Predicted 3D model of RNase P RNA and transfer RNA as a complex of 412 nucleotides. The coordinates come from a structure-prediction model, not an experiment, and the mean pLDDT is 75. Rfam match: Bacterial RNase P class A. By type it is a ribozyme.
Parts: sequence; C1' cells; structure tokens
RNA sequence: CUAGAUUACUAGAUGAUCACCUCAAUUUAUUGAGGAGGAAAGUCCGGGCAGCAUAGGACAAGACAGUUGCUAACGGCAACCGGAAGCGAUUCUAGGGAAAGUGCCACAGAAACGAAACUACCUCUUAUGAGGAAAAGGUGAAACGAGUGGGGUAAGAGCCCACAGCCGACCACGGUGACGUGGAAGGAAGGUAAACCCUGUCUGCUGCAAGGAGAUGUGCUUACAUAAGGCUGUCCGCCGUGAGUGCGUUAUAAGACCCGCUUGAUCUUACUGGCAACGGUAAGACUAGAUAGAUGAUCAUCCACGACAGAACCCGGCUUAUCGGUAAUCUAGUUUA
RNA sequence: GGCCCGUUGGUCAAGCGGUUAAGACGUUAGCCUCUCACGCUGAAAUCAUGGGUUCGAUUCCCGUACGGGUCACCA
Repeated sequence: CUAGAUUACUAGAUGAUCACCUCAAUUUAUUGAGGAGGAAAGUCCGGGCAGCAUAGGACAAGACAGUUGCUAACGGCAACCGGAAGCGAUUCUAGGGAAAGUGCCACAGAAACGAAACUACCUCUUAUGAGGAAAAGGUGAAACGAGUGGGGUAAGAGCCCACAGCCGACCACGGUGACGUGGAAGGAAGGUAAACCCUGUCUGCUGCAAGGAGAUGUGCUUACAUAAGGCUGUCCGCCGUGAGUGCGUUAUAAGACCCGCUUGAUCUUACUGGCAACGGUAAGACUAGAUAGAUGAUCAUCCACGACAGAACCCGGCUUAUCGGUAAUCUAGUUUA
Repeated sequence: GGCCCGUUGGUCAAGCGGUUAAGACGUUAGCCUCUCACGCUGAAAUCAUGGGUUCGAUUCCCGUACGGGUCACCA
C1' cells in the first nucleotide's frame, strides 16, 4: 500500500426570536431550571411492581438442552469443550437420548430395516424346476453396514488369518468440568426426536386499560349457603358477604380528575477483584412524565451537508432499521529499508 | 397502550412432509357455429419473504414484512 477480521464511539455545531410541556419561586403574570433514542420500534424472551390464598397440591400443557461461571432473572451474556468453514485474523453451531417403545423413509428398486433374493454365481436335473450362497450388477438421499490381501469352498461369506479403520465397559495421567492423551476386555449398532416420545431443568394466572383512593341523595336486579362467584385448562383445596346497575345534586363524581408515575437491579468519576461476562468500596449527581397527549418553527454563520426514526409503568436482553464519519487491535499478500 | 389472528393464480378457497399444488367464478388461446352465447380442449402459482431441520418443506422450526380484529378481546 492492497484485501480483509473484530470491537468501540458518534448521530450536524453555534447564536438569535417566537411557541409548547413539566417543576420551582414569588411580585399572579412574570422570572428561573429541565425537556426523546441507540434503537424510544417489533412485542420475541426474562424480571420488578400490582390484583387474585403472603400463590397451595396433582394432572395436563408449554419452554429449554455441551461444560463452568455471571446475573434480580433469562431461551441472555462471558470463557472454554466438541463439530463445521477459512491460508489466516476469525466466524457459525436448536450441541441430551435412535442400545426403552411406536411411527415414517415417496418414486425407483428384488429388498427401505424384518431378513428376504430380480439378474448374474454354484450343485442336482433332459427341461420346467429344486436347493445353496449373499461376494458382483443395477435403483435410490440412504442397500443390511469393517476395508485390502491371503486362506478356504461346489460357489461363497469375519467363516478363518494378517494389516488398517469404527464403537467401546474399564484403567492411567491432565483438567473444577465438558473433555483431551495413552492403553484396553469385548463388540458390529442405517437415517429421522425443528415425528410421537423418554430423561433432566424451569414455568400459578392476568397485565399499569394491573390496581388503589373516590362527596351526597334516591331507586332497580340478583344471592342468602357444601349455593352463586373468584383463584385455573381439569380435579382437589382455599376464599367468603354482599355483588351488579340506573338517575339526580355538586366540581362533566370520572378511562381522558387524584395516586400508581418516575430515586432507580440509576448515572458519573476514582481506586480495586476477575482472562472475561460481571462484581466490590468511596465520593458526587438528580437527568421528560403527558392524559387529545409537550420537545417545534423561522433566520444567520460554518462544515464532513446530516440516516433510521418519536417516550406513555419501569428495567435487563434479543431481533430488525440506520446517510456518513472516527478510533483501536489483529490477519494475509506485495514493495522498500 | 396491551392482547390475539392471518398471508396459497385476478377473486373465493382445498391441501398440511412425497412424483405435475385440487376445485369454483373470472381472464385468455384454440375448436364448435353463418355469427354470438352455450358447450369441449388447453394456458397462466417464486404457496408473503430470508434462513434452518430433512433425502425431500406450501406443510415442521426461527426471524422479518404486510394486513386484520377491537370499548361486544381488555377501562
């Protein structure tokens, strides 16, 4: 320099004027402060929180699946093991069990997993045919599941032998472990579990439109006890006296009032443990909170000319969208010194 | 805001691991007829899309896109 790999950051800047939302202060109409994201998105997982027994039992159903760790938790993340791709940096991996049982393997083919035999081979037979054998052919994604050579035989066959390959109880060493290296009695087992299923682990249901609080007057409907109703898809068990609804007044008495609502597994900095994910200690900070729903418009200057996109209870992840720019580490090749 | 469902010719739709993806209406080509209609014979499908599992995927699994339900799915 060329071609790549991985990770991280950024997401126009500054100023002026007007407008919107929230909070505070007072002088009550002014002043001051704050005002979207890395994904706020999809709603795919997990948790907090709330109600229903302070969430209980059994079945059913669902999710996940190498090991060790991290975490509030996870189907997430980190490191490692095994497998696959690449010269390499590195990347990908739904990665338990097919020796518990069942199912499926279309077409073709003799035969699709149970032992059978179409052509060819061998023996007998005039022939038809009968018997033997499973090495060869052809079909197929896959062919009975240990290759080569020799022996053996009527022809053959792990039927026997030598060498090589596969699985492998168990043993030794290393590792926390998955596993690796070496040895080894013995053995012959098609594929499919993102087919049913088995094993192990986990999951109660509903979601902030959860739920709480909520003046006063007057009606209506229904239930009165192993009932109705609720907790749950079913059964057990539990709760247990009110529940539902209309109209009027006042302040629209209610979803668009109040609370929940933003101080939180929060953020920043320093030190520190760990390979890492992540954790510990100290100091400091407060950073949107609406309920018809705010964060916009115009102008000026500059540049690299600005992408995807807009909070609605909150957080940790995953996935997807994204014009460009920057930085760090590493790999291969080429050239020069 | 939450929750749930769907996508197969132009339209309505069957199929749910297996050879060339049924059927109806419509479109279109040919035949029939003096002509039209009717009738007969054909043609037209990237099964929304990208991956994966499998010998094989419209079908099974994962992601994405688009569309739909709605105060009689939830106050």